RNA sequence: GGUUCCGUAGCUUAAUUGGAUAGAGCACCUGGUUACGGCCCAGGAGGUUGUGGGUUCGAGUCCCGCCGGAAUCACCA
Numbered sequence: 001g002g003u004u005c006c007g008u009a010g011c012u013u014a015a016u017u018g019g020a021u022a023g024a025g026c027a028c029c030u031g032g033u034u035a036c037g038g039c040c041c042a043g044g045a046g047g048u049u050g051u052g053g054g055u056u057c058g059a060g061u062c063c064c065g066c067c068g069g070a071a072u073c074a075c076c077a
Base pairs, nucleotide, nucleotide: 001073002072003071004070005069006068007067010026011025012024013023019057028044029043030042031041032040050066051065052064053063054062
């Protein structure tokens, strides 16, 4: 450098094959419980879906460029 795959909350991830306000677990915050804490229970906050465009009535999902990561092939030596 070529090809293929991946990028969603702090972390790990789901989203029925394009459909309405993107969900969950852990972590975090508040309250309950407890002598205090942990465990447990209830609730809450947290998301420009890597980025810039395009297609569409509608995009996390499809197309193109760029950025980052992984695999593989080639090149150099």
Predicted 3D model of a 77-nucleotide RNA (transfer RNA) from a Marinilabiliaceae bacterium. The prediction has a mean pLDDT of 80. Its Rfam family is "tRNA". Rfam describes the family as follows. Transfer RNA (tRNA) molecules are approximately 80 nucleotides in length. By type it is a transfer RNA. The organism belongs to Marinilabiliaceae, within Bacteria.